Small-subunit ribosomal RNA, 5' domain from an uncultured prokaryote, 472 nucleotides, folded computationally.
It matches the Rfam family "Bacterial small subunit ribosomal RNA".
The RNAcentral record of the full RNA draws on ENA.
Context: one part of a larger RNA
RNA sequence: GAACGAACGCUGGCGGCAGGCUUAACACAUGCAAGUCGAGCGAAGCCUUCGGGCUGAGUGGCGCACGGGUGAGUAACGCGUGGGAACGUGCCCUUCACUACGGAAUAGUCCCGGGAAACUGGGUUUAAUACCGUAUACGCCCUUCGGGGGAAAGAAUUUCGGUGAAGGAUCGGCCCGCGUUGGAUUAGGUAGUUGGUGGGGUAAUGGCCUACCAAGCCUACGAUCCAUAGCUGGUUUGAGAGGAUGAUCAGCCACACUGGGACUGAGACACGGCCCAGACUCCUACGGGAGGCAGCAGUAGGGAAUCUUAGACAAUGGGGGAAACCCUGAUCUAGCCAUGCCGCGUGAGUGAUGAAGGCCUUAGGGUUGUAAAACUCUUUCAGUGGGGAAGAUAAUGACGGUACCCACAGAAGAAGCUCCGGCUAACUCCGUGCCAGCAGCCGCGGUAAUACGGAGGGAGCUAGCGUUGUUC
Numbered sequence: 001g002a003a004c005g006a007a008c009g010c011u012g013g014c015g016g017c018a019g020g021c022u023u024a025a026c027a028c029a030u031g032c033a034a035g036u037c038g039a040g041c042g043a044a045g046c047c048u049u050c051g052g053g054c055u056g057a058g059u060g061g062c063g064c065a066c067g068g069g070u071g072a073g074u075a076a077c078g079c080g081u082g083g084g085a086a087c088g089u090g091c092c093c094u095u096c097a098c099u100a101c102g103g104a105a106u107a108g109u110c111c112c113g114g115g116a117a118a119c120u121g122g123g124u125u126u127a128a129u130a131c132c133g134u135a136u137a138c139g140c141c142c143u144u145c146g147g148g149g150g151a152a153a154g155a156a157u158u159u160c161g162g163u164g165a166a167g168g169a170u171c172g173g174c175c176c177g178c179g180u181u182g183g184a185u186u187a188g189g190u191a192g193u194u195g196g197u198g199g200g201g202u203a204a205u206g207g208c209c210u211a212c213c214a215a216g217c218c219u220a221c222g223a224u225c226c227a228u229a230g231c232u233g234g235u236u237u238g239a240g241a242g243g244a245u246g247a248u249c250a251g252c253c254a255c256a257c258u259g260g261g262a263c264u265g266a267g268a269c270a271c272g273g274c275c276c277a278g279a280c281u282c283c284u285a286c287g288g289g290a291g292g293c294a295g296c297a298g299u300a301g302g303g304a305a306u307c308u309u310a311g312a313c314a315a316u317g318g319g320g321g322a323a324a325c326c327c328u329g330a331u332c333u334a335g336c337c338a339u340g341c342c343g344c345g346u347g348a349g350u351g352a353u354g355a356a357g358g359c360c361u362u363a364g365g366g367u368u369g370u371a372a373a374a375c376u377c378u379u380u381c382a383g384u385g386g387g388g389a390a391g392a393u394a395a396u397g398a399c400g401g402u403a404c405c406c407a408c409a410g411a412a413g414a415a416g417c418u419c420c421g422g423c424u425a426a427c428u429c430c431g432u433g434c435c436a437g438c439a440g441c442c443g444c445g446g447u448a449a450u451a452c453g454g455a456g457g458g459a460g461c462u463a464g465c466g467u468u469g470u471u472c
Base pairs, nucleotide, nucleotide: 001472002471003470004469006468007467008466009465010464013344014343015342016341017340018339019337020336021302027299028298030297031296032295035062036061037060040059041058044055045054046053047052069255070254071253078180079179080178081177082176083175084174087172088171092168093167094166095165096164097163098162099161100134101133102132103131110123111122112121113120114119140149141148142147154160155159181227182226183225188218189217190216193215194214195213196212197211198210199209200208230252231251232250233249234245235244236243237242257278258277259276260275261274280291281290282289283288308334310333311332312331316330317328318327319326320325347377348376349375350374357368358367359366360365381413383408384407385406386405387404391399416461417460418459419458420457421442422441423440427456428455429454430453431452437444438443
């Protein structure tokens, strides 16, 4: 000098754009953050113009694996980059074929109970795009090559679907080369360990698992252990090489009170799903139950320190639906904060009796200083009144009566901070007297201190200025 997710002190007019718990992955009151479909289904209630419509439960489908948060763990094929073969892929696209015949239940409803509650037991009865069987299936799967196995669902006005097979697209799983912090005051580590065979398991390769066999495998080119840490595109500094860093935005990974486990599903070992254990909190009729903000706001605590318990689905996107539409704290907006960057203003011109006052003085004067006053103007921003968008494509605008435009009034409402011994731009007086104090370094202060404190004057930056911290 540059930079900052900064903080602190003094000060503070406006706007645009951005940013805003770096600490306790500490604990959380309250509200909201994932629903939707009646064009799958039966029953109930309500309304009815008797055509039908509406509602919230139940069943069923799709979604809830996305989006949003955090960085605890992880030194690892986690990430980055470049390759690879033994895989899967709902919704979407293309092509071919099919969509036949039956059955048994169950929730709900109704009846009888248990329980404080959460919830739950028994019985009767019922539907389906829920479940099961049969048929058919070239292609599909298995095969000892003889053969064997395997599907469907309807609704409807168009149209939307269902099943099997092949291909595509997208997304994902797996493997490998190289790169990826410090420590040797960590030198040996390893027993499913290293390899093989048989088997199991998986969508798939593989000690992934298991039985048997062999004794291997890694390591001074640093194994193992310990410490630290999410990685990257980037950011920052620098002429570069390099150093430091990984907030916001984007990609990947990991996690969801702590630990473990599976279920469902195309996809999870699942933040707002389930089960078990633990800690904590809450309810209880003491028998038993409920919960998980590292979602958006917000609270307490910690801290030098970090915001509203806001509006809207109008736009963009996502889920469901044939659609209308519904949901969406994603998102778009508004609110708060000089936290940063950028822009603008706090007036302009004329004005010498060089006014008064202040300060200095050699007492003549000098300086503040064209500065003020005064005169002549202007009206950006803010203010008041009027008009008033684009963003939307026929309709639909939270933002918002916002941006912007016009008119009006009046210099009117708007300047501070640090420094002045040298480095380093800027000097005098008074007070103090090694005291009080200053200080980044050198160093000032013990009676004329340009270095302390005040004043006048000056220098620098400016809605900021200075200090502290960190990086180069």